[in-house]
Molecule: transfer RNA
Organism: Oscillatoria sp. FACHB-1406
């Protein structure tokens, strides 16, 4: 040079034919204890990498660009 794949919460990940985004882990506060762990409860929590397109309505379909991983040369 050329192809492909990611990008969604602090961190790993879902979210299917396009309808106003969830889960474990973590936190932070309480209840079990003498305490700790461990368990239970409740509160935290994202402009969906950026910026346009079509659309009543976009994480989702399209363009381009970042970034990251790959595969060919």
């Nucleotide at each position: 040079g050329g192809g492909a794949a990611a990008u969604u919460a602090g961190c790993u990940c879902a979210u299917u034919u396009g309808g106003u985004a969830g889960a474990g882990c973590g936190a932070u506060c309480g209840g079990c204890u003498c305490a700790u762990a461990a368990u239970c409860g409740a509160u935290u929590g994202g402009u969906a990498g950026c910026a346009g397109g079509u659309u009543c309505g976009a994480u989702u379909c399209u363009u381009g660009c970042a970034u990251u991983u790959u595969c060919c040369a």